[in-house]
């Protein structure tokens, strides 16, 4: 000085917009009461989105131990019985750290966002 890696999934949560439900206002029928409809309004919500730094849970990764079953080269004339090692299915224990400031920009869904591009870029 540069590069890479810093896991993955579900379910939820700050958060998000209006596609669809539901509210609200308007216009149109209508004598009303009321309405199948059409415009408009993110409106407390409800479906929907949703976290690398937010949560919980299950894979997974790395270390250390343990360790079923099977199986193993060369050598020796042949046979038979022991032990020992490494590998392995599985499992136990620990680990999986750390992530401050600031902008702006572009995707995708109907739209938008702590969602992706991106731990990115500029700083510290």
């Nucleotide at each position: 000085g540069g590069a890479a890696a810093g896991u993955g999934u579900g379910c939820c949560u700050a958060g998000g917009g209006u596609u669809c439900c539901g509210c609200c206002g308007g216009a149109g029928a209508g004598g009303a009461a009321u309405u199948g409809u059409c415009c408009g309004g993110g409106c407390u919500g409800g479906u929907c989105c949703g976290a690398g730094u937010g949560g919980c849970a299950c894979a997974g990764g790395c270390a250390u131990c343990c360790g079923c079953a099977g199986g193993u080269u060369u050598c020796c004339g042949g046979c038979a019985u022991u032990c020992a090692c490494a590998c392995c299915a599985g499992g136990a224990u620990g680990u999986c750290a750390c992530a401050c400031c600031g902008g702006a920009g572009g995707g995708a869904u109907a739209a938008a966002a702590g969602c992706c591009c991106a731990g990115g870029c500029g700083g510290g």